Context: one part of a larger RNA
């Protein structure tokens, strides 16, 4: 000098930050990932119409279900890891990439199921079985298809394990619709469609962007009281496997590979930008914020998917907790709050999606403990206040005294002012950009329709009646803590008598103690001041 601090005494306000460093201990309760009816079938309650009173039709439409996208992001933690985990510089002629962007081509035709639902049945429950019905952008064939892919043959070029370009033959592979509007063309004719048009989708290919995988050089802990380590080990051939290289895996063959420039072993540890300190070099550190990695009760495994071997998914095993009709089931806060425990020690079971951002959706919108805010805590930094001016018979009181006086001390009283903070009353934000809708213009089009774009207009504020401003009010409500022997700024008296005690070091205390305790006075810092711990 510093701190994610703690403890003691004290404490007025505000702004901005920060707040389980210990038990990666166990968790009650609530919330933290959904959304789309413009993909699909069905449709409770409610409302309306009709009714032979049995019911039928229409509107709206909950909770479920099929399907799509998301759930691999965002959020948490640092247990493990000494490693290509991280940092940095490269490689990928060894790779993938949903949504997004640009460009090219296409979107034809057919079929069988199944959930929901209904009926029956089993079970305490969780849940499950059988029969029957139905739809799709669900599923499966068919057609068509290349400058794509695969096989094969030929040629050319080059930086020649191969790559690029050109050509021939053969093989293989796709799709799905939905919504708005219109009548120019064709068909029925007030209008509608298999027609036209626009938008969103779907399939395939190339390129981009973004993200990721893999490989390599170099760099960053301790112990040599760890000196030898290794058999898929090191390499090859062949095969398997992956998006992709590779002993990644397997069969066979060879006997290699690493190491005092520290292998192997043990201990410790997430890494970095940074942070603290220091003149620097260096040392220490890795809270908050940001990047990467790893983990999600413990261990293992795969499924789905563009992406996971998946925190709030699945399966198996284990420990623990809970329910049970004893047959069997359920769970995972290292998400946000919160509880118990541990500890010197670390917060509210708050408000809101108004802003920023994310998911879904054509949109309206829905969801969002991300986030924005508020609450608690002097935990830190910064700012402000606790009054200002005048005021000497230097009042009283206290303390000291050489008894003359000195000091507290302009300090108080008193007089004149001010109103920050506080209290009362009133006014009152910025943060909001735009969305739907409406108007105008342009593009598209057969079209003044629809749609898209631009301009104008046009809702929405959790914080919060907060910040801020104005008026009123009264010096009224707001100062402590440590120290005073030397280091080190600050001195006397009384008490005590090697006792009681102090102490960071030197050391004080045994009858005149500036070092103990109290008082008066002083010094330092100040809403704080000291102590302890840790680092330089």
């Nucleotide at each position: 000098a510093a701190c994610g601090a703690a403890c003691g005494u004290u404490a007025g306000c505000g702004g901005c930050g920060c707040g389980c460093u210990u038990a990666a201990u166990a968790c009650a309760u609530g919330c933290a990932a959904g959304u789309c009816g413009a993909a699909c079938g069905a449709g409770a309650a409610g409302g309306g119409a009709c009714u032979u009173c049995g019911g039928u039709c229409c509107c709206u439409g909950a909770a479920a279900g099929u399907g799509g996208c998301g759930c691999a992001c965002g959020g948490g933690u640092g247990a493990g890891u000494a490693a290509c985990a991280c940092g940095u510089a490269g490689g990928u002629c060894a790779u993938c990439u949903a949504c997004c962007c640009a460009c090219g081509a296409g979107u034809g035709g057919u079929g069988g199921a199944u959930a929901a639902c209904a009926g029956c049945c089993c079970g305490a429950a969780a849940g499950g079985g059988c029969u029957g019905c139905u739809a799709a952008u669900a599923c499966a064939g068919c057609a068509u298809a290349a400058c794509a892919c695969c096989g094969u043959c030929c040629c050319a070029u080059c930086g020649c394990u191969g790559a690029u370009g050109g050509g021939g033959c053969g093989g293989c592979c796709a799709a799905a619709g939905c919504g708005g509007g219109c009548c120019u063309c064709u068909c029925c004719u007030u209008g509608g469609a298999a027609g036209c048009u626009c938008g969103c989708g779907c399939u395939u290919g190339u390129g981009g962007a973004u993200g990721a995988g893999c490989c390599u050089g170099c760099g960053g802990c301790g112990c040599a009281u760890c000196a030898g380590c290794u058999u898929g080990u090191u390499g090859g051939c062949g095969g398997g496997g992956u998006a992709a290289u590779a002993g990644c895996c397997c069969a066979c063959c060879a006997a290699g590979g690493c190491u005092u420039a520290g292998a192997c072993g043990c201990g410790u540890a997430g890494c970095u930008g940074g942070u603290c300190u220091g003149a620097g070099a260096g040392g220490a550190u890795g809270a908050a914020c940001a990047g990467c990695c790893a983990c999600a009760c413990u261990g293992g495994a795969a499924c789905u998917g563009a992406g996971a071997c998946a925190c709030g998914g699945u399966c198996c095993a284990g420990a623990c907790u809970c329910c049970u009709a004893c047959g069997g089931g359920a769970g995972g806060c290292a998400g946000c709050a919160g509880u118990a425990g541990g500890g010197a020690a670390u917060c509210u079971c708050g408000c809101g999606c108004a802003a920023u951002g994310g998911g879904c959706g054509a949109a309206a919108g829905c969801c969002u403990g991300a986030c924005g805010c508020a609450g608690c805590g002097a935990c830190g930094c910064c700012g402000c206040g606790u009054g200002a001016g005048c005021g000497a018979u230097g009042a009283a009181g206290g303390c000291c005294c050489u008894c003359g006086g000195g000091u507290u001390g302009u300090a108080a009283a008193g007089c004149u002012c001010u109103g920050u903070g506080g209290a009362g009353a009133g006014a009152g934000a910025a943060g909001a950009a735009u969305a739907a809708g409406c108007g105008c213009a342009a593009g598209c089009c057969a079209a003044u329709a629809c749609c898209u774009u631009g301009c104008g207009u046009g809702a929405u504020g959790a914080c919060g009646g907060u910040a801020u401003c104005u008026c009123u009010u009264u010096a009224g409500c707001a100062a402590g803590c440590a120290c005073c022997g030397g280091c080190u700024a600050a001195c006397u008296c009384u008490g005590u008598g090697c006792c009681a005690g102090c102490a960071g070091c030197c050391g004080c205390g045994g009858u005149a103690a500036g070092a103990c305790a109290g008082a008066g006075g002083g010094u330092g810092c100040a809403a704080a001041c000291g102590u302890u711990g840790u680092u330089c």
Molecule: small-subunit ribosomal RNA, 5' domain
Organism: uncultured bacterium